[in-house]
RNA sequence: GCCGAAGUGGUGGAACUGGCAGACGCGCUGGACUCAAAAUCCAGUGAUGGCAACAUCGUGUGGGUUCAAGUCCCACCUUCGGCA
Repeated sequence: GCCGAAGUGGUGGAACUGGCAGACGCGCUGGACUCAAAAUCCAGUGAUGGCAACAUCGUGUGGGUUCAAGUCCCACCUUCGGCA
């Protein structure tokens, strides 16, 4: 230099043929149980603003297509693999 794969909450990892983003697990927070703890069980858990209702934003970055994009297209960044 060329080719290919991957990038999603704190973390691992789903999301079908483009149609409610974050299922499920781990972690964390609160509660139950216990003399206390562990284990187990129940509930909650992206961010910002707000007393709340709610609003806005959010899939590596920036554009594009579309009524609608994590998903399709283009460029770039990072990591991994291959070829020379």
Molecule: transfer RNA
Organism: Bacillota bacterium